Background:
Predicted 3D model of a 74-nucleotide RNA (transfer RNA) from a Candidatus Magasanikiibacteriota bacterium. Rfam family: tRNA. Its family is annotated with triplet codon-amino acid adaptor activity in the Gene Ontology. NCBI's taxonomy places the organism under Bacteria, Bacteria candidate phyla, Candidatus Magasanikiibacteriota. RNAcentral holds the sequence, with entries from ENA.
[in-house]
RNA sequence: GGGCCUAUGGUUCAGUGGUAGAACAUCGCAUUCGCAUUGCGGAAACAGCGGUUCGAUUCCGCUUAGGUCCACCA
Numbered sequence: 001g002g003g004c005c006u007a008u009g010g011u012u013c014a015g016u017g018g019u020a021g022a023a024c025a026u027c028g029c030a031u032u033c034g035c036a037u038u039g040c041g042g043a044a045a046c047a048g049c050g051g052u053u054c055g056a057u058u059c060c061g062c063u064u065a066g067g068u069c070c071a072c073c074a
Base pairs, nucleotide, nucleotide: 001070002069003068004067005066006065007064010024011023012022013021018054026042027041028040029039030038047063048062049061050060051059
């Protein structure tokens, strides 16, 4: 330098064009003498910039970061 893959709450992952979800974690309430457990509820996210579209997390381009393979240099 080139090819391919990945990027979504704090963490691990779903979601492939039409209201962004789960588990764990976290906060509040209930339960308890108290803690734990359990139940109910809350907050919290689409890497960035453009394009296509009535509508983009999703499709396209570029950039950024990470992974992987190949090539080049010496």